[in-house]
C1' cells in the first nucleotide's frame, strides 16, 4: 500500500438485512418502599438523537460516498 470487519446511554449489546408510530435490553446511577441496619426483592425515574461530514429520499441509525479511530488479513 490494499482488502474486510467494527463504531449506538457511564458499561456490555439489540435494532441496519426489508428506510416509515421521530431509538431499546440488561447492568449501572437517582427517588421512594421494604428492614433495627445492608444486601437482595419491589415502584418510578433521569441518561444518547446512532463516530464525523456530505448525498440520495417525502422520510436516513438504517441505503451511497469520503473521512477519523479501533481490530484481523496480505504484501
Nucleotide at each position: 500500500a490494499g482488502u474486510c470487519c467494527u463504531a449506538u446511554a457511564g458499561c456490555u449489546c439489540a435494532g441496519c438485512u426489508u428506510g416509515g408510530u421521530u431509538a431499546g435490553a440488561g447492568c449501572a446511577c437517582u427517588u421512594c418502599u421494604c428492614u433495627g441496619a445492608u444486601a437482595a426483592g419491589g415502584a418510578a425515574g433521569g441518561g444518547g438523537u446512532c463516530g464525523a461530514c456530505a448525498g440520495u429520499u417525502c422520510a436516513a441509525a438504517u441505503c451511497u460516498g469520503u473521512c477519523u479511530a479501533g481490530g484481523a488479513c496480505u504484501a
The RNA shown here (transfer RNA) has 75 nucleotides and comes from Candidatus Azobacteroides pseudotrichonymphae. The organism belongs to Azobacteroides (SeqCode), within Bacteria.